[in-house]
Context: one part of a larger RNA
RNA sequence: UGGCGGGGACCCGCACAAGCAGCGGAGCGUGUGGUUUAAUUCGAUGCUACACGAAGAACCUUACCUGGGCUUGACAUAUAAGUGGUAGCGAAGCGAAAGCGGAGCGACCCUUCGGGGAGCUUAUACAGGUGCUGCAUGGCUGUCGUCAGCUCGUGCCGUGAGGUGUCGGGUUAGGUCCCGUAACGAGCGCAACCCUUGCCCUUAGUUAUACGUGUCUAAGGGGACUGCCCGGGACAACUGGGAGGAAGGUGGGGAUGACGUCAAGUCAGCAUGGCCUUUAUGUCCAGGGCUACACACACGCUACAAUGGCCGGUACAAUGGGUUGCCAAGCCGUGAGGCGGAGCCAAUCCCCCAAAGCCGGUCUCAGUUCGAAUUGUGGGCUGCAACUCGCCCACAUGAAGCUGGAGUUGCUAGUAACCGCAGGUCAGCAAUACUGCGGUGAUACGUUCCCGGGUCUUGUACA
Numbered sequence: 001u002g003g004c005g006g007g008g009a010c011c012c013g014c015a016c017a018a019g020c021a022g023c024g025g026a027g028c029g030u031g032u033g034g035u036u037u038a039a040u041u042c043g044a045u046g047c048u049a050c051a052c053g054a055a056g057a058a059c060c061u062u063a064c065c066u067g068g069g070c071u072u073g074a075c076a077u078a079u080a081a082g083u084g085g086u087a088g089c090g091a092a093g094c095g096a097a098a099g100c101g102g103a104g105c106g107a108c109c110c111u112u113c114g115g116g117g118a119g120c121u122u123a124u125a126c127a128g129g130u131g132c133u134g135c136a137u138g139g140c141u142g143u144c145g146u147c148a149g150c151u152c153g154u155g156c157c158g159u160g161a162g163g164u165g166u167c168g169g170g171u172u173a174g175g176u177c178c179c180g181u182a183a184c185g186a187g188c189g190c191a192a193c194c195c196u197u198g199c200c201c202u203u204a205g206u207u208a209u210a211c212g213u214g215u216c217u218a219a220g221g222g223g224a225c226u227g228c229c230c231g232g233g234a235c236a237a238c239u240g241g242g243a244g245g246a247a248g249g250u251g252g253g254g255a256u257g258a259c260g261u262c263a264a265g266u267c268a269g270c271a272u273g274g275c276c277u278u279u280a281u282g283u284c285c286a287g288g289g290c291u292a293c294a295c296a297c298a299c300g301c302u303a304c305a306a307u308g309g310c311c312g313g314u315a316c317a318a319u320g321g322g323u324u325g326c327c328a329a330g331c332c333g334u335g336a337g338g339c340g341g342a343g344c345c346a347a348u349c350c351c352c353c354a355a356a357g358c359c360g361g362u363c364u365c366a367g368u369u370c371g372a373a374u375u376g377u378g379g380g381c382u383g384c385a386a387c388u389c390g391c392c393c394a395c396a397u398g399a400a401g402c403u404g405g406a407g408u409u410g411c412u413a414g415u416a417a418c419c420g421c422a423g424g425u426c427a428g429c430a431a432u433a434c435u436g437c438g439g440u441g442a443u444a445c446g447u448u449c450c451c452g453g454g455u456c457u458u459g460u461a462c463a
Base pairs, nucleotide, nucleotide: 001463002462003460004459005458007457008456009455010454011453012452013451015447016446019411020410021409022408023407026302027301028300029299030298031297032296033295034293035292042053043052064288065287066286067285068284069283070282073126077125078124079123080122081121082120083119088105089104093100094099108117109116110115128277129276131275132274133273137271138270139266140265141264142262144260149188150187151186152185153184154183155164156163157162167180168179169178170177194254195253196252197251199222200221201220202219203218204217205216208213225248228242229241230240231239232238304404308363309362310361311360312359313358314357320351321350322349325344326343330339331338332337370401375396376395377394378393379392380391381390417440418439419438420437421436422435423434
C1' cells in the first nucleotide's frame, strides 16, 4: 500500500421487512447430469452452465456411427506437358445412392491464321481438416456493475515503498455540488449531448369521413430551468412544502458499461501462432444417431376448480408480416381442410372474429359437465419421403392431480399478476421457448437482522 476480520461508524440496492404471484408435490414440454448405445457429435458447469450456442435435428442441417465409393481431390492459385471429335450433353449395363461405365450427339472467344484464351486430362507444388491447444493469441462476450469509482501533471511531505490531491463539515442518484484545506489543475468515468414516450404549435398528407372535418401519419419547433413563493440551512450547495402546468426536481423507458478482476467463456461464428493428419483426422453417398431411459436436477406450460367449467348473445386494441407471398367474398366439409378466384408490391387489399370483459342460461362441490395425460380408430396438411421421428382435426378413452416438506424465485407502477395478439427462424413443425405489442390492473411501517456493494477508521503472525 492492499487484502481480510463471526472490528467500528455512515450510506445504498426488491438485500431484508410489508405484500402479491410463484417454484419445490402431479402430468407434460425443453435443457443438463448420469446410464445405455455402433453412435447417442461438440461446447457451456457456483453466483456468471443447465428453453445456453440452437431465430426452428424427418433427408439436408450434421460436425457422430455403420456400410459403400473418390484420391491434385467438393473448393483456390501456379507451373509444365497433352488435348479438336476437345469442353459440354450423355443411352445400355452394375448399384441403395454416390460412383463405375461409356454407345451416341456435339460447341465458345480473340487472331497478324503461327497460335493464344477458356475448358478438360496428366504430373508437381499444394488444397482440405467443426483435428489438438481459449494456459500461445486477435476480435467479441459474461461478471463485479450503470457500482462511483480509477488515475495523471506540477507542487508539497517522507531516507524509501509511498502519501497528499481523492481528506474534513454538509449535500447528492452520482469523486454531484458547496464550504474548509499544501495543494492547484487535468484526464477516463457520473451528468448532459442521442433515440423513444407523455403536452402544445406549424407544415404536409394518395389513409378515414356523415365531405363540415379531423383521430392519425411524419418532418420541424416550443415546453421544465429548483425559473416563481414560503420554511429549514452557513448569506452556500441543497432540501421540505406550495402555485401554475400535460409533465417537477434525473418526468418514464432505451442506447451508452471507467481503471481493472475471474490464466472467466469462445481455436465450433470468424481470424490466427504452434502441433498433428494427407488413398485420410480430407471428401461424396445411403441408412441410422443427435428424439435412447431405472433415475437426479434446472427452466417452463397445464391444472387441481364456483372470483370456476360449458353453451348462446354481444363490445373494445396495438405492434408487426405479405409476390416462388398474404389470401377476401361465395360454395363443400362436424372439423382440420378443400374448391374458388377478387384485391394487394400494400396507412388502400389480406393475415384479422383479439381474449380476458359484459348479458342470459346451465352445472351445485363430486375426482365432478374439474383436469387433461395416455391410448385406439378414422381423416387433413407440408414435403422425393412423416416407420425410427412432424403438426393438425373428429370420435372414443379418460391417468396423476383436491394447492404441494425443508427450502427457494420474481416484482415498487401502468410495475407484479391475469388476458390474448404479432413476428423472426421456417417447406412443415414438435414454440408451452424467445423478441415485441396492446387489454384489465394491485400491495410497501421501515433499515434491527440476512446477502451484495461504496466511503472513512481500527487490528493484523497474510501478500
This is a predicted structure of a 463-nucleotide part of an RNA (small-subunit ribosomal RNA, 3' major domain) from an uncultured organism. The coordinates come from a structure-prediction model, not an experiment, and the mean pLDDT is 82.